[in-house]
RNA sequence: AAUCGAAAAAGGCAGCCUUAUUGAAAGAUAAGUACGCAAAACUACAGACCUAAGGAAUGGUAUGAUUCUAUGGUGGCUGAGUUACCGAA
Repeated sequence: AAUCGAAAAAGGCAGCCUUAUUGAAAGAUAAGUACGCAAAACUACAGACCUAAGGAAUGGUAUGAUUCUAUGGUGGCUGAGUUACCGAA
């Protein structure tokens, strides 16, 4: 140094939920709170999943219904890429 994640040490992040803002929604941001995480740090490249504004089709005659679709999203879904603390085997 790499693989790996035992024992500790220094630390780190922050789930569900609540409030506010934002968004068509999924969700995101901020504060509180910690379920948990050895990469729960960063990146939407490949899958998977979520949503359906817009578009298309069906049907209908009202201010709407159903189906399909990501250009939207999720890194705390998985893989992959990059970086990082400690050091048993």